[in-house]
RNA sequence: GUCGUCAGGCGGGCGGUCGCGAUCCGCCGGCCGGUUUUCGCGAGACAGCCGGUUGGUGGAUCGAGGAAAGUCCGGGCUCCAUUGGGCGCGCUGCCAGGUAACACCUGGGCGCCGGCGGCAUUCUGCCGAAGGCGACGGACAGUGCCACAGAAAAUACACCGCCGACGAUCUUCGGAUCGGGCAAGGGUGAAAAGGUGAGGUAAGAGCUUACCGCGCGGCUGGCAACAGACGCGGCAGGGUAAACCCCAGCGGGAGCAAGGCCAAAUAAGCAGCGAGAGGCGCCCACCUCGACCAAGACGCUGCGGGUAGGCUGCUGGAGGGCGCAGGCGACUGCGCUCCGAGAGGAAUGACUGCCCCGGCGGCGCGAGCCGCCGGACAGAACCCGGCUUACAGCCUGCCGACCACG
Numbered sequence: 001g002u003c004g005u006c007a008g009g010c011g012g013g014c015g016g017u018c019g020c021g022a023u024c025c026g027c028c029g030g031c032c033g034g035u036u037u038u039c040g041c042g043a044g045a046c047a048g049c050c051g052g053u054u055g056g057u058g059g060a061u062c063g064a065g066g067a068a069a070g071u072c073c074g075g076g077c078u079c080c081a082u083u084g085g086g087c088g089c090g091c092u093g094c095c096a097g098g099u100a101a102c103a104c105c106u107g108g109g110c111g112c113c114g115g116c117g118g119c120a121u122u123c124u125g126c127c128g129a130a131g132g133c134g135a136c137g138g139a140c141a142g143u144g145c146c147a148c149a150g151a152a153a154a155u156a157c158a159c160c161g162c163c164g165a166c167g168a169u170c171u172u173c174g175g176a177u178c179g180g181g182c183a184a185g186g187g188u189g190a191a192a193a194g195g196u197g198a199g200g201u202a203a204g205a206g207c208u209u210a211c212c213g214c215g216c217g218g219c220u221g222g223c224a225a226c227a228g229a230c231g232c233g234g235c236a237g238g239g240u241a242a243a244c245c246c247c248a249g250c251g252g253g254a255g256c257a258a259g260g261c262c263a264a265a266u267a268a269g270c271a272g273c274g275a276g277a278g279g280c281g282c283c284c285a286c287c288u289c290g291a292c293c294a295a296g297a298c299g300c301u302g303c304g305g306g307u308a309g310g311c312u313g314c315u316g317g318a319g320g321g322c323g324c325a326g327g328c329g330a331c332u333g334c335g336c337u338c339c340g341a342g343a344g345g346a347a348u349g350a351c352u353g354c355c356c357c358g359g360c361g362g363c364g365c366g367a368g369c370c371g372c373c374g375g376a377c378a379g380a381a382c383c384c385g386g387c388u389u390a391c392a393g394c395c396u397g398c399c400g401a402c403c404a405c406g
Stems, first nucleotide, its partner, number of pairs: 001402004006397005012355007020063017038045002065377001069388002072386005077255004083285005089251005094108005109136001110134004117127003137246002142244002144240003159186002161182003166179005194212006213235001214233004219228003259312004269303006276289003319338008356375008
């Protein structure tokens, strides 16, 4: 420098004139409450101080995101009075770690993709880097499904075929055919009785054998998933669990429209029940309230109807930055430092000058100049950790391979 990946950053800047929201500080008032001095017979009045509330004005500081999005996960927090167990239901699914936790992240294993390159070279084959993806437990517990095509799709009745050893019929004595044998060849298909070579056979077949594949066994390495070499076995007709299911682990419910306080309103009544009600879908236990009556009152579960305004929750956190130490890494520990929107129908906007980046065209030997166009995705609403999706343009770096120079 080129090619192939992967990761990170910016995503307009600097001013001016007006205009917004929050927090804090000051000044000028109004109202309310308390208190002190003086005056007043008393009610009270003036002034000072403190607190609250409200109006005006001046100033300082801050004011959307990497995804604020999707609402797909995990939590913090709030409420359901509380505790234990069982069933059901739901979630996760290779191993080891990280984390408050997770379906997330890190490292590793296996499988698939990728194809820089290397080896070999008749064909063309073999190995294969960086990197990417994985919904990755179990098919020998059982059930279900595999359309169409095909002979046949799960104890495989053979379409085209091959054989004619054995038995039989015919014969022109070459052979033809039947009983029978075969599943190796061809065809269909996503998949059809492991694959290739050799032997063997009437023709064939793991029938035999070598290698590969598969299953089992212990040995070695590794915390482990797993890998390697060795030994034994002819081994058997597959796939699918994001089908039901089995196994292991985990799990109360509802959610800021949670919840708390104040205000407002709270008909006539009707139905059922009489022991229920109170965390879960159910059950059991435990505990609390209530009933032990039913004539009335009372209680519980519904129907019907009324009211629904304000304040709070609402931003100091599993927080950010820097440094040191540990770790392959995710991350962890320690020290120092900072406080970076809290709206409430929803604030950060409008105009304008210069500059910046990119594209197109023209001029110029060149540096550069001129004109036109464009500058992405996109707005918090209790908060945090993730994942996924969108993103014009620009910049930077790691890794792999090759080339060139030193």